[in-house]
Context: one part of a larger RNA
RNA sequence: CGACGUUGAAGGAACUCGGCAAAAUACCUCCGUAAGUUCGCGAGAAGGAGGCCCGGUUUUUGCGCAAGCAGAGGCCGGGGGCACAAACCAGGGGGUGGCGACUGUUUACUAAAAACACAGGGCUCUGCGAAGUCGCAAGACGACGUAUAGGGUCUGACGCCUGCCCGGUGCCUGAAGGUUAAAAGGAGGGGUUCACGCUCCGAAUUGAAGCCCAGGUAAACGGCGGCCGUAACUAUAACGGUCCUAAGGUAGCGAAAUUCCUUGUCGGGUAAGUUCCGACCUGCACGAAUGGCGUAACGACUUCCCCGCUGUCUCCAACGUCGACUCA
Numbered sequence: 001c002g003a004c005g006u007u008g009a010a011g012g013a014a015c016u017c018g019g020c021a022a023a024a025u026a027c028c029u030c031c032g033u034a035a036g037u038u039c040g041c042g043a044g045a046a047g048g049a050g051g052c053c054c055g056g057u058u059u060u061u062g063c064g065c066a067a068g069c070a071g072a073g074g075c076c077g078g079g080g081g082c083a084c085a086a087a088c089c090a091g092g093g094g095g096u097g098g099c100g101a102c103u104g105u106u107u108a109c110u111a112a113a114a115a116c117a118c119a120g121g122g123c124u125c126u127g128c129g130a131a132g133u134c135g136c137a138a139g140a141c142g143a144c145g146u147a148u149a150g151g152g153u154c155u156g157a158c159g160c161c162u163g164c165c166c167g168g169u170g171c172c173u174g175a176a177g178g179u180u181a182a183a184a185g186g187a188g189g190g191g192u193u194c195a196c197g198c199u200c201c202g203a204a205u206u207g208a209a210g211c212c213c214a215g216g217u218a219a220a221c222g223g224c225g226g227c228c229g230u231a232a233c234u235a236u237a238a239c240g241g242u243c244c245u246a247a248g249g250u251a252g253c254g255a256a257a258u259u260c261c262u263u264g265u266c267g268g269g270u271a272a273g274u275u276c277c278g279a280c281c282u283g284c285a286c287g288a289a290u291g292g293c294g295u296a297a298c299g300a301c302u303u304c305c306c307c308g309c310u311g312u313c314u315c316c317a318a319c320g321u322c323g324a325c326u327c328a
Stems, first nucleotide, its partner, number of pairs: 001323008010314002014312001019309001027051005036041001038157001052079012080084001092307004097302002099299002104116002120155007132141003158294004163224003168221002170217005177212003183206002188201005225243005252286001253283001264280005
């Protein structure tokens, strides 16, 4: 000096990105227990009291004929110790936001989460030799199932909801029309030949799906404006004009896990608050199953605050064990 432990005056988070680590809490009985809530919960909420030993008294259970033996309580009085759940073992608690409903799952060896899954919801395909998947095939799975079934895809309990746009892309539908391959067709023509022939080129015309075209479809991929003016203070603009669009963002939420400017502004909390909570709305660049907004319970998630507690710190010290170190 280090590792692992033990203890510590006064203070008690001043430490630090952050109470990381440590300390504290801890068991049983009794009392008592808030907001909120899906009435289940929250809850061991929180917060208190008691617990050892001896004596007296009293109630009572089982067994027994009884004596009694073995228990379970109530009340009263007393005793000792620093300490009575005497060691070990053994919840710290509360408040407020965010995210995800929940129990689960995951990067075997740096990530356990807000990621995945999930019950529930939607769309879509599939009528059975199903669709889909594997295989060259036979065949197999799907399924010894049959649309309350099976596949694909999105969303993700529950509550209230889920607006407008089909112009583009995709998908679906469409006995017309256009375009169009092989094929059919064969007008006409070339080579060769004395000829018959053989051979080659080939226009009309008939030809499917697809595409064009016409519709539909957004819980399909996706998209959801600009400028100017206007009210008897000012400011603002319910209102008007104009341009463009397929349609111009509805409800709800909003400096947000999203806000650049930004430590926005106001309020709260602190003596002092770039974080936090509540508002405002000027949304650089929220927004409705790429779901929107809420939400009890739950979480080794995450933000902020409070109580308790402490060597985290002010500020370090001593001791124990083992190393390092010195000598042999």
Annotation:
Predicted 3D model of a 328-nucleotide part of an RNA (large-subunit ribosomal RNA, domain IV) from Roseivivax isoporae LMG 25204. The source organism's lineage runs through Bacteria, Pseudomonadati, Pseudomonadota, Roseobacteraceae and Roseivivax isoporae. Its mean pLDDT, the model's own confidence on a scale to 100, is 89. Rfam family: Bacterial large subunit ribosomal RNA. Gene Ontology terms of the family: ribosome and structural constituent of ribosome.